[in-house]
RNA sequence: AGAGUUUGAUCCUGGCUCAGGAUGAACGCUGGCGGCGUGCUUAACACAUGCAAGUCGAACGAAGCACUUUAUUUGAUUUCUUCGGAAUGAAGAUUUUGUGACUGAGUGGCGGACGGGUGAGUAACGCGUGGGUAACCUGCCUCAUACAGGGGGAUAACAGUUGGAAACCACUGCUAAUACCGCAUAAGCGCACAGGGUCGCAUGACCUGGUGAGAAAAACUCCGGGGGUAUGAGAUGGACCCGCGUCUGAUUAGCCAGUUGGUGGGGUAACGGCCUACCAAAGCAACGAUCAGUAGCCGACCUGAGAGGGUGACCGGCCACAUUGGGACUGAAACACGGCCCACACUCCUACGGGAGGCAGCAGUGGGGAAUAUUGCACAAUGGAGGGAAACCCUGAUGCAGCGACGCCGCUUGAGCGAAGAAGUAUUUCUGUAUGUAAAGCUCUAUCACCAGGGAAGAAGAAAUGACGGUACCUGACUAAGAAGCACCGUCUAAAUACUUGCCAGCAGCCGCGGUAAUACGUAUGGUGCAAGCGUUAUCCGGAUUUACUGGGUGUAAAGGGAGCGCAGGCGGUACGGCAAGUCUGAUGUGAAAGCCCGGGGCUCAUCCCCGGUACUGCAUUGUAAACUGUCGGACUAGAGUGUCGGAGGGGUAAGUGGAAUUCUUAGUGUAGCGGUGAAAUGAGUAGAUAUUAUGAGGAACACCAGUGGUGAAGGCGGCUUAUUGGCCGGUAAUUUACGUUGAGGCUGCAAAGCGUGGGGAGCAACCAGCAUUAGAUACCCCGGUAGUCCUCCCCGCAAACGAUGAAUACUAGGUGUCGGGUGGCAGAGCCAUUCGGUGCCGUCGCAAACGCAGUAAGUAAUCCACGUGGGGAGUACGACCGCAAGGUUGAAACUCAAGGGAAUUGACGGGGGCCCGCACAAGCAGUGGAGUAUGUGGUUUAAUUUGACGCAACGCGCAGAACCUUACCAAGUCUUGACAUCCUGCGUACGAUGCUGGAAACAGUAUUUUCCUUCGGGACGCAGAGACAGGUGGUGCAUGGUUGUCGUCAGCUCGUGUCGUGAGAUGUUGGGUUAAGUCCCGCAACGAGCGCAACCCUUACUGUCAGUUACUACGCAAGAGGACUUUGGCAGGACUGCCGUUGACAAAACGGAGGAAGGUGGGGAUGACGUCAAAUCAUCAUGCCCCUUAUGAUUUGGGCUACACACGUAGUACAAUGGCGUUAAACAAAGAGAAGCAAGCCCGCGAGGUGGAGCAAAACUCAGAAACAACGUCCCAGUUCGGACUGCAGGCUGCAACUCCCUUGCAGGAAGUCGGAAUUGUUAGUAAUCGUGGAUCAGCAUGCCACGGUGAAUACGUUCCCGGGCCUUGCACUCACCGCCCGUCA
Repeated sequence: AGAGUUUGAUCCUGGCUCAGGAUGAACGCUGGCGGCGUGCUUAACACAUGCAAGUCGAACGAAGCACUUUAUUUGAUUUCUUCGGAAUGAAGAUUUUGUGACUGAGUGGCGGACGGGUGAGUAACGCGUGGGUAACCUGCCUCAUACAGGGGGAUAACAGUUGGAAACCACUGCUAAUACCGCAUAAGCGCACAGGGUCGCAUGACCUGGUGAGAAAAACUCCGGGGGUAUGAGAUGGACCCGCGUCUGAUUAGCCAGUUGGUGGGGUAACGGCCUACCAAAGCAACGAUCAGUAGCCGACCUGAGAGGGUGACCGGCCACAUUGGGACUGAAACACGGCCCACACUCCUACGGGAGGCAGCAGUGGGGAAUAUUGCACAAUGGAGGGAAACCCUGAUGCAGCGACGCCGCUUGAGCGAAGAAGUAUUUCUGUAUGUAAAGCUCUAUCACCAGGGAAGAAGAAAUGACGGUACCUGACUAAGAAGCACCGUCUAAAUACUUGCCAGCAGCCGCGGUAAUACGUAUGGUGCAAGCGUUAUCCGGAUUUACUGGGUGUAAAGGGAGCGCAGGCGGUACGGCAAGUCUGAUGUGAAAGCCCGGGGCUCAUCCCCGGUACUGCAUUGUAAACUGUCGGACUAGAGUGUCGGAGGGGUAAGUGGAAUUCUUAGUGUAGCGGUGAAAUGAGUAGAUAUUAUGAGGAACACCAGUGGUGAAGGCGGCUUAUUGGCCGGUAAUUUACGUUGAGGCUGCAAAGCGUGGGGAGCAACCAGCAUUAGAUACCCCGGUAGUCCUCCCCGCAAACGAUGAAUACUAGGUGUCGGGUGGCAGAGCCAUUCGGUGCCGUCGCAAACGCAGUAAGUAAUCCACGUGGGGAGUACGACCGCAAGGUUGAAACUCAAGGGAAUUGACGGGGGCCCGCACAAGCAGUGGAGUAUGUGGUUUAAUUUGACGCAACGCGCAGAACCUUACCAAGUCUUGACAUCCUGCGUACGAUGCUGGAAACAGUAUUUUCCUUCGGGACGCAGAGACAGGUGGUGCAUGGUUGUCGUCAGCUCGUGUCGUGAGAUGUUGGGUUAAGUCCCGCAACGAGCGCAACCCUUACUGUCAGUUACUACGCAAGAGGACUUUGGCAGGACUGCCGUUGACAAAACGGAGGAAGGUGGGGAUGACGUCAAAUCAUCAUGCCCCUUAUGAUUUGGGCUACACACGUAGUACAAUGGCGUUAAACAAAGAGAAGCAAGCCCGCGAGGUGGAGCAAAACUCAGAAACAACGUCCCAGUUCGGACUGCAGGCUGCAACUCCCUUGCAGGAAGUCGGAAUUGUUAGUAAUCGUGGAUCAGCAUGCCACGGUGAAUACGUUCCCGGGCCUUGCACUCACCGCCCGUCA
């Protein structure tokens, strides 16, 4: 940085799509380790359970516990005893004092307004940024000053009683305090009142002194304090106000009554309609109010070259919320997430009376969802605006751990050697190639993981104190072991082959791929890319200059309003001066931290973290400059206007008036037609039309002049006259002095059609009716004819309202017309030069995709307005406004497509144009189409009727010849390495021929007969066997080669270099002539060249020369001879528009003529450019792929290809007298063929033919008689003496064979047919027509095919038309190219 996609190709416009980056992601496949991050985007849905806010006994009373102390009581035990008792006194109970750590509840204090969560609401002073408070508050903290005297009454806890299921509540009684309440004190402070001074920015602020009222708390102490009250200051945190910025919709245009302001009062920490009473009627809004929708805002994050665009997870700042809604209390601060009250919803408990609750705290559950974690450990660290004097307590904040490849970063899955290039796999042209040094194998190493040992920092401050954690890290041992996938491979886009499938299955981001050879589906192999990930999906930016500020457009691609006036707004002439709002520049403050960037540093690196520095393009304050913009001031005249003098005009409005024409009325003349059309008819006319003459009526429009001429803003305006009126142009330079320009809304005008009212109505004429046309004809053509067209007043407001080109200004080569003015010159009906304004054409620069525009710009600048952003849906729907209605203005979306479009290019096409050619038409001749026959085809039939060919360009075609064979088809019988080829093994010497048996034959069996070469290895041949293989007229001519047809023997088709064009392409090859011809000449930005044309080749027509037999013959015949004639074969000559004349351009050439056998390519043939038709052929041959393999191969017999209601093509024969038939001494060819052949003469037969075999491998012999023609005779117009189909009988030939199914002879009989509808074919001279002859194929079989000669015409004015073709040009939405494309309806 671009690429794909519209077209046959091109350029442009324009959309769609892709390659990049990103994510709190999800899904699919896969998954080794670690670090750092991160994890309900959906239901602000509901929540079980546990925890998340407590602490202080150094504020207080009481209770409990332990120890101690006092007293009382009981009295175990022991001693003495006079046995009566006396002494001792453990343990216990009650009570008192003191001490101690603690427990749970209470009074009291502080904290529960922080921390943590969420983003529902909010379009707002909510947030961001910068200011203000002279309009404010601030517990705890810091500093300062002052003070703390002396009293009082209660109450919870507690005890008792009562109620209740419970929650809890009530009553009576007792008690304490740093709880509560008076009194005293007043330096200072605030308040109220009346003064003075200073200052400011309005209210005011500060200083000063006088009077009045106003508060306190002790306890404790280690005597150091600590806590308290008041006031001031600070710090911190908050509150309020203001400037600027902050999404979309006008199909939301008007909104608001406490609303806007004032006064008094209230309230607040404080200002304020914050609240209230009264007064006024304001306030906001096109610079977007109000309403509706959506949304927490920002630092930042993603992307981008940037400007921008998108986002607002994590981290940080602010705000809002705490089930929903409302409310206050307490307090320094709340209208309070884990406080209170009320209401509603929900859940739970209940004894039914009543109560309890709020995870958007951390875990966790259900639900929703594509989707998001543990009911973990610890206060060790950090931090608590927590409590406490402290120890310490609390802390789901936080630090950690767990789960998830969710993201980023790092590491590993080994390294070296190793060619028998192993095996396997894939492919193959079967040699090979790829996987691939890859593996195996040998040697080595150990990062991660595993095992064992050691073992931190994080701890501050000397010690103690570690959740993480026996973690990070280090060392050692051991094994290459445990560790690679995913996507893609037609193009974009790096990377291809095979098989499978066969428009199926499927793929696809766009274009698109798949219908039997898929690099695009699926699989395999290989390759490419990335890699513990890889793809897909979703979303955002980019590419997209595709909303264009940077940085685009509007003649034809989407897009200039139909036109003017003009409010707001935007922009604005010359010179001078002031100010400093914009602008330039300096300074100051701020722009939090984190992040980005740069430089360092720390974890082994990196991610990450730490430190420092830039930057944060902004805002505010202040100083300076004064060119430009702005503003103020006084000037100017070049813009603009006014005045004055002239000018042109279908400019507008109103009134009057004129002639021509149409129609109608009346009257006359006059008679059968008129009118209309491509042709007709409807229509009108004998009741007198049309025509013609005269008169009258009425309406509408104004011929000629008339002109890319005039005029108007546009729409528009046309007889003449009058009245009135707008604008414009020129001259002059008196006057005003920027008064200008554009113009959203708004207002005004607006063709035709249409609507309403009332008139008018000649002609024309939607609708309608009729006649035609047509398949139909709701049309075009014709006959009628109503609204309407005209006038009046009022609506409507749409046009391809177009120059498809908004308005105004300035500048930028020329040339040539025309309209209206002016100036100057001259020799003056005029000409020349110049100037202003309009209107045209050509053209340079420049512009443009091209076409084109080009002083009347689509050029160059600058101003304002309008409009467009892919096609369709659609200028449609809904809404709103306007309208009497018709409708108009404004104006979407869903859905759908990958295009839509512009300009130009090459072709093809046109019932477009021009030129030209062809038996193309015309002019002739002969036919076909009708008959019967032959033959081919279709159809039908059949066991089979094998198959191909289907407009011209299939159909007497492949087939130059189907009885068997051919033969590919059918039935039946046989064979399976095969009928044919190669290779191997074994055996053998035959194969074959003849006879016999079975059989339809093939075949099988049998009998007889016969026998190869050799270097002795073998070969050849035959038999048997095994497998490789043979074989296929099976499929695909749309996989192919080769061959062929056709356009078309038409004159075309191209290339190199140059030039032109952005390009496709053009030029050349077009033009003027000419030709059969792109043949030639001339001209020309072209010059040359190639394939075609022509010529060279063959044949034919003339001559010469040479030569010649089997040809020929003057020698009478033959022999012989000859080289004249005929003839044959070579070689030459000849024809070239060469000569003459005319025309033409002094050309090419054409016309005429001479000469000549032949004259303008002499006649004929061969020869077929680039290409078109997926034309024909796989059945001539060759061939890829597919298919069959005891059969789709091979063989045999028989049948079929020959069928037959019918349809078509091509031929031959006829329908007759230009003929048929017969006779004749009858006449005249050319070109061919011949040995498995042609076959003569003689003889036999009516004949076909037979017998027989002279001659001939051919200028010799044979086929072989040419026929039409000629002469004579007959027939006499008829189904015939025409015609011969078909049939009967009797024969002949070929062949193994003639029934299906050949050809032919003789006799006998004798069908249709009397010249052929619509339609259609061939042919221009030795041609058509007609007449015979020969040949190939072939045993036999031709009316077919290919050749040959004989006789031998008619016509062509001409190119209007039909068909085909060539060149030029034009249109085009076609390019598969008009057999195109395409619209509607129906299925």